A computed fold for a 98-nucleotide RNA from Phenylobacterium parvum, annotated as SAM-I/IV (S-adenosyl methionine) riboswitch aptamer. NCBI's taxonomy places the organism under Bacteria, Pseudomonadati, Pseudomonadota, Caulobacteraceae, Phenylobacterium. The prediction has a mean pLDDT of 75.
RNA sequence: GUCCGGCGUCAAGAAGGGCAUCGGGCCCUGCCAACCGGCCUCUCCGGCAACGGUGGCGAAACGACGCGGCGCCUGCGGGCGCAAACAAGGAGACCUGA
Numbered sequence: 001g002u003c004c005g006g007c008g009u010c011a012a013g014a015a016g017g018g019c020a021u022c023g024g025g026c027c028c029u030g031c032c033a034a035c036c037g038g039c040c041u042c043u044c045c046g047g048c049a050a051c052g053g054u055g056g057c058g059a060a061a062c063g064a065c066g067c068g069g070c071g072c073c074u075g076c077g078g079g080c081g082c083a084a085a086c087a088a089g090g091a092g093a094c095c096u097g098a
Stems, first nucleotide, its partner, number of pairs: 006067005015029005030057003035053003038048003042092004069082005
């Protein structure tokens, strides 16, 4: 990169400006959401998200999105590493002390 599958979500929510053009595309800033990573000691629930990676902010379900990201090496099977502000729970478990 391609192919074949699986799980979850989608008519809720959330903007303006510029470029271009009639492909609702690209850029900047803002916002929405909570899919993955991270954090709230561990598990569950709950949460943060001006933390990291996506997605979205006008239609299209024969459709769309997510199932983290980055760097190095590689015999391409994998191997080794890096980052993720401040702040911040309830119940239980375990450990320790009395």
Of the family's consensus pairs, 92% are formed in the model. It matches the Rfam family "SAM-I/IV (S-adenosyl methionine) riboswitch aptamer". Rfam 15.1 lists 567 matches to the family in 508 species. The family is grouped with related families in Rfam's "SAM clan". On this family, see Weinberg et al., RNA 2008: "The aptamer core of SAM-IV riboswitches mimics the ligand-binding site of SAM-I riboswitches". Rfam links the family to the GO terms S-adenosylmethionine metabolic process and regulation of gene expression.